Predicted 3D model of a 106-nucleotide RNA (SAM riboswitch aptamer (S box leader)) from a sheep gut metagenome.
Rfam family: SAM riboswitch aptamer (S box leader). Rfam links the family to the GO term regulation of gene expression.
RNA sequence: CUUAUCACGAGUGGUGGAGGGAGCGGGCCCUUUGAAGCCACGACAACCGGUCAAUUCUUCCUUGACGCGGUGCCAAUUCCCACAGUGCUAGCCACUGGCAGAUAAG
Repeated sequence: CUUAUCACGAGUGGUGGAGGGAGCGGGCCCUUUGAAGCCACGACAACCGGUCAAUUCUUCCUUGACGCGGUGCCAAUUCCCACAGUGCUAGCCACUGGCAGAUAAG
């Protein structure tokens, strides 16, 4: 940089000792009944590889299963807003899109 996904799902222990929820701002929330980080184990998921099955004359493609390997992930929609637009009920409203970000594969 490209493509796909992002309203599902899943935590205990140890260490640590005050912050955390990506980023400036606002809101809201988590946190000394112990935050971030690190370690161990476990869980979740099914992106890639793998195996098996269906489909197919065969391969490919597609679909499904497994969860073996590589990642990822385990408060709240990517916590919400922010930028642009649409709607009418005119609201601190609803919806859509974009930007940014995260993850996977290349």
The RNAcentral record of the sequence draws on MGnify.